[in-house]
Molecule: transfer RNA
Organism: Deltaproteobacteria bacterium
C1' cells in the first nucleotide's frame, strides 16, 4: 500500500427484521450472621470509538476518521 473482522457500563460480551439500550461479574446500600464470608432483595454507572448521511425514528443501514487484531503483497 491492499483485504477482512472488531469499537455498547469499570470488566467480559448480548441486541433478533430499523421503534424506550440490557445480562453476568465488580462497586454501593438493606437483609441474614455474635463477626466475615456466602446468598436473597436493591440502587448506582452509558452523549452506543468520533464525525456526517438516509429515516418519522440509527446500537443496528450508507459514507468518512481513528484505534486494536488478522491476512496478503
Nucleotide at each position: 500500500g491492499c483485504c477482512g473482522a472488531c469499537u455498547u457500563a469499570g470488566c467480559u460480551c448480548a441486541g433478533c427484521u430499523g421503534g424506550u439500550a440490557g445480562a453476568g461479574c465488580a462497586u454501593c446500600u438493606c437483609a441474614u450472621u455474635c463477626g466475615u464470608a456466602a446468598u436473597g432483595a436493591g440502587a448506582g454507572g452509558g452523549u452506543c470509538g468520533c464525525g456526517a448521511g438516509u429515516u418519522c425514528g440509527a446500537g443496528u443501514c450508507u459514507c468518512g476518521c481513528a484505534g486494536u487484531c488478522g491476512g496478503c503483497u